[in-house]
RNA sequence: GGAAUUCUUCGGGGCAGGGUGAUAUGAGAGAUUCAUAGAUUCCCGACCGACGGUGAUUCCGGCCGAUGUGGCUGGAAAGUCCGUGAGCCGCCCGCAGUGCGGCUGAUCCGGUGAGAAUCCGGAACCGACAGUAUAGUCUGGAUGAGAGAAGAAAGCG
Numbered sequence: 001g002g003a004a005u006u007c008u009u010c011g012g013g014g015c016a017g018g019g020u021g022a023u024a025u026g027a028g029a030g031a032u033u034c035a036u037a038g039a040u041u042c043c044c045g046a047c048c049g050a051c052g053g054u055g056a057u058u059c060c061g062g063c064c065g066a067u068g069u070g071g072c073u074g075g076a077a078a079g080u081c082c083g084u085g086a087g088c089c090g091c092c093c094g095c096a097g098u099g100c101g102g103c104u105g106a107u108c109c110g111g112u113g114a115g116a117a118u119c120c121g122g123a124a125c126c127g128a129c130a131g132u133a134u135a136g137u138c139u140g141g142a143u144g145a146g147a148g149a150a151g152a153a154a155g156c157g
Stems, first nucleotide, its partner, number of pairs: 001156001005153006017044003023037005046137002048127002050084004057077008079125002087103005107123005129140003
């Protein structure tokens, strides 16, 4: 120093506040009555953003250079740009695992500029399955799986 191998560790965040009242329990002779409880799911509103890549810009650091606010280099920054992952279906299949194939969400406007899918400003939009009063945020499968990140081992050059 690089490919393959083995192992270890790490590897997802989020309803503040208000309204409504399905329903439940009790009271009542009874009622379309009264009392209490009652949605993180409905309504207003609040909040959240996995991993790799890219990145005329911004930020942090190092080196060169010695004033051109220069050059080189390392790191960080995109939910809606490219791809991956979780989930579902199929193939395979004695079982499990691995593998293979398919399906699977969302961005515009203005500004700057030679150039904007990433910068700045504004306004939008999106979010598996099961449960339950209709869920991105609760509970559950899940002390699971996982893209991937870091490190170690032995061996080779």
This is a predicted structure of a 157-nucleotide RNA (FMN riboswitch aptamer (RFN element)). Model confidence (mean pLDDT): 76 of 100. It was read from a public genome assembly, where an Rfam model found it.